[in-house]
Model confidence (mean pLDDT): 82 of 100.
This is a predicted structure of a 77-nucleotide RNA (transfer RNA) from Halosegnis rubeus.
It matches the Rfam family "tRNA".
Lineage of the source: Archaea > Methanobacteriati > Methanobacteriota > Halobacteria > Halosegnis.
It was read from a public genome assembly.
RNA sequence: GGGCCGAUAGCUCAGCCCGGCAGAGCGUCUGGCUUUUAACCAGACGGCCAUGGGUUCAAAUCCCAUUCGGCCCGCCA
Repeated sequence: GGGCCGAUAGCUCAGCCCGGCAGAGCGUCUGGCUUUUAACCAGACGGCCAUGGGUUCAAAUCCCAUUCGGCCCGCCA
C1' cells in the first nucleotide's frame, strides 16, 4: 500500500441480507419470598445504533468518506 470482517444498553451479543415502533441474556435499583445471604418471582433503570455526509415519505439496515479494532496479502530492509 491492497483486500476482507467488525463497531448496537455498563458487559456479551441478536437485529442489517430483504428499509417501516431498537431487542435478549447478564448487570444495577426497587419490591416480593427467605431467619439472613444466595437462588427464585415481579417491576423498573439503561441507547447520539463508531463519526460525518448522501439516497428515501421513512435509514441501525442501502451508498460514500473517515476513525478505531481484528485477519490476510504485498512492498522495503